[in-house]
């Protein structure tokens, strides 16, 4: 790489290097960007999983809602939004809402 399972409309910023692009595919959109993208370092800060610490249910196994910030992770727009499917609703060759999927991304566990 791949498979499994959860989540994903919350929440988080400065500085330096850098010099033109980025927003995961592909396709429409539409944002970001010389008042400085992409990458890299420093330091800050968020807290989703692992871990840790106590509480509080339980016979245990486990749950629960919390601390702190160890391991990773994250800090522009909802996974930016849509494109596959199903149900409504309507002014009905197309809009609009809701739910699935399917892609992706994070963590954990297996190979």
């Nucleotide at each position: 790489a791949g498979c499994u399972u959860a989540u994903c409309a919350a929440g988080a910023a400065a500085g330096g290097a850098g010099g033109a692009g980025g927003g995961a595919a592909a396709u429409g959109g539409c944002c970001c960007u010389g008042c400085g993208a992409a990458u890299c370092c420093u330091u800050a800060g968020c807290a989703a999983c692992c871990a840790u610490c106590g509480c509080g249910c339980g016979a245990a196994a486990g749950c629960g809602a919390g601390a702190a910030a160890g391991g990773u992770g994250c800090u522009g727009c909802a996974u930016c939004c849509a494109u596959c499917c199903c149900c409504g609703c309507u002014u009905u060759u197309a809009g609009c809402g809701g739910g699935g999927a399917a892609a992706g991304a994070u963590a954990a566990g297996u190979c």
Notes
Model confidence (mean pLDDT): 81 of 100. This is a predicted structure of a 111-nucleotide RNA (SAM riboswitch aptamer (S box leader)) from Chitinophaga eiseniae. It matches the Rfam family "SAM riboswitch aptamer (S box leader)". Its family is annotated with regulation of gene expression in the Gene Ontology. About the family: The SAM riboswitch is found upstream of a number of genes which code for proteins involved in methionine or cysteine biosynthesis in Gram-positive bacteria. The sequence was found by an Rfam model in a public genome assembly.